[in-house]
Molecule: transfer RNA
Organism: Thermoleophilaceae bacterium
């Protein structure tokens, strides 16, 4: 430098163009003599950045940024 892949909650990952959810962690409550385990609940998101297409974009297109791999 070129090609390919990835970027979504604190972490690991879902979501086929109809508007974002799970597990774990953290928080509150229940349970227990106490902790752990277990149960219940709520919270937590400018979906890497900026544009474009569309009635509608996490999803499609373009540029850029970061990381990984391959080639040179």
């Nucleotide at each position: 430098u070129g090609c390919g892949g990835a970027g979504u909650a604190g972490c690991u990952c879902a979501a086929u163009g109809g508007a974002a959810g799970a597990g774990c962690g953290g928080c509150g409550c229940c349970c227990u003599g106490u902790u752990a385990a277990g149960g219940c609940g709520a919270c937590g998101g400018u979906u890497g950045u900026g544009g474009g297409u569309u009635c509608g974009a996490g999803u499609c297109c373009c540029a850029c940024c970061u990381c990984c791999g391959c080639a040179g």